[in-house]
Context: one part of a larger RNA
RNA sequence: CUGGGCGUAAAGGGCGUCUAGGCGGAUCGGUAAGUCAGAGGUGAAAUCUCUCGGCUCAACUGGGAAAUUGCCUUUGAAACUGCCGUUCUUGAGUGCAGGAGAGGUGUGGGGAAUUCCCAGUGUAGCGGUGAAAUGCGUAGAUAUUGGGAAGAACGCCGGUGGCGAAGGCGCCACACUGGCCUAGCACUGACGCUGAAGCGCGAAAGCGUGGGUAGCAAACAGGAUUAGAUACCCUGGUAGUCCACGCCGUAAACGAUGGGCACUAGGUGUGGGGGGUAUGAAUUCCCCUCGUGCCGCAGCUAACGCGUUAAGUGCCCCGCCUGGGGAGUACGGUCGCAAGGCUUAAACUC
Numbered sequence: 001c002u003g004g005g006c007g008u009a010a011a012g013g014g015c016g017u018c019u020a021g022g023c024g025g026a027u028c029g030g031u032a033a034g035u036c037a038g039a040g041g042u043g044a045a046a047u048c049u050c051u052c053g054g055c056u057c058a059a060c061u062g063g064g065a066a067a068u069u070g071c072c073u074u075u076g077a078a079a080c081u082g083c084c085g086u087u088c089u090u091g092a093g094u095g096c097a098g099g100a101g102a103g104g105u106g107u108g109g110g111g112a113a114u115u116c117c118c119a120g121u122g123u124a125g126c127g128g129u130g131a132a133a134u135g136c137g138u139a140g141a142u143a144u145u146g147g148g149a150a151g152a153a154c155g156c157c158g159g160u161g162g163c164g165a166a167g168g169c170g171c172c173a174c175a176c177u178g179g180c181c182u183a184g185c186a187c188u189g190a191c192g193c194u195g196a197a198g199c200g201c202g203a204a205a206g207c208g209u210g211g212g213u214a215g216c217a218a219a220c221a222g223g224a225u226u227a228g229a230u231a232c233c234c235u236g237g238u239a240g241u242c243c244a245c246g247c248c249g250u251a252a253a254c255g256a257u258g259g260g261c262a263c264u265a266g267g268u269g270u271g272g273g274g275g276g277u278a279u280g281a282a283u284u285c286c287c288c289u290c291g292u293g294c295c296g297c298a299g300c301u302a303a304c305g306c307g308u309u310a311a312g313u314g315c316c317c318c319g320c321c322u323g324g325g326g327a328g329u330a331c332g333g334u335c336g337c338a339a340g341g342c343u344u345a346a347a348c349u350c
Stems, first nucleotide, its partner, number of pairs: 003322004007304002012318001014201004021194003025088002028085004033081002035077008049065006091191001092188005097182003103177007110154001114150008125136002162169002206247006215241002220236004258317006266295011278283001299306002323350003332343004
């Protein structure tokens, strides 16, 4: 430089945002850098190819031609790409008016349950298991009633539902705030797509400082089980789980499927919005659109399966793969308080 690939075989970056770069709608005019054509110059010789010849042949070698796919100069063409300018509205965006939603942050509030504390009633058990025991209880437990405290999580609704870029988000109210959808009208006039770096976000666990700790519960202790039992079961129980601030930056971060645009049968369900028909209304039926499921034609696929939410048909941009082990390791670099993360080989071996 190039081929073939990336749902499950190796392979989509965890997600977003943006820089460089790559790519880019319609119209007219200009230009002539790319592009195309003609001419000229140059592209040493040898080598290679073709052809004729010389050594008895060949290797070798002499002559000629071709080739040297390139570069430069010059003349011309103007479809396409580029560049300059004009115009446009369908891409993109803005305003006005509505709409749905566990989207985010902060503050305040609520009830059920659990545990603990106090008091009443009450008495011998409770608890736990396959069966038990450890444990708790006559200093009155368990059960039950009343009162109080605390922390964490929000039953039913709840969905095969919704929102978010992903991680993720679920009691109620308020404040602040992001995105999305819908109908039309007006406006800007290609302002677009992607995106190496960079920057930001990023479950759980873990780390730092301070606080909090009801329940649960690594570690740990005890009781069982067992040949043993550093387990599974039971009784306890500390980090942690919670909050604030700061780190960490990983994951089966999964749809194991990067983003954008366009095109390509249908059927059925569901969430949001709009329109039509009938109507007094609820509502029914039909249509359009955005989202989200299932089935399925063509097509694709090694098969499984995918199938307008594509894994179909195309184009643009990014990331990644290239036999197994060694190894996501070593070394180096860099980030981190640490744990460790990121980048990432080779020998050797099959």
Molecule: small-subunit ribosomal RNA, central domain
Organism: uncultured organism